RNA sequence: ACGGCACUCUGGAGAAGUCCAUUAAAUUGGAUGCCGAAGGUGAAAGCGUUUUACGUAAAUCUCUCAGGCAAAAGGACAGAGCUACAA
Numbered sequence: 001a002c003g004g005c006a007c008u009c010u011g012g013a014g015a016a017g018u019c020c021a022u023u024a025a026a027u028u029g030g031a032u033g034c035c036g037a038a039g040g041u042g043a044a045a046g047c048g049u050u051u052u053a054c055g056u057a058a059a060u061c062u063c064u065c066a067g068g069c070a071a072a073a074g075g076a077c078a079g080a081g082c083u084a085c086a087a
Base pairs, nucleotide, nucleotide: 003085004083007081008080009079010078011077016032018031019030020029021028033069034068035067039065040063042061046056047055048054049053
């Protein structure tokens, strides 16, 4: 140098401001429907290995547990800054 923890700035999708009750208030409880981009679950061919198996493939796929369905917040990921570590 490549990589890269944390942090800062910028961009950042989807889906009922549903219904019933309640409350000062989307406050709280319940019902039904829905979303996929925090986190978590599952996972083929092929490939690799020390081959009854394991690893990789592998996540923005899958499930919808958690979370979410006006705004705000959150938000995978991307760009920039800074930069522990490593070399």
Predicted 3D model of an 87-nucleotide RNA (Glycine riboswitch aptamer). The sequence was found by an Rfam model in a public genome assembly. Rfam family: Glycine riboswitch aptamer. The family has 44 seed sequences and 9,425 matches in Rfam 15.1. Rfam links the family to the GO term glycine biosynthetic process.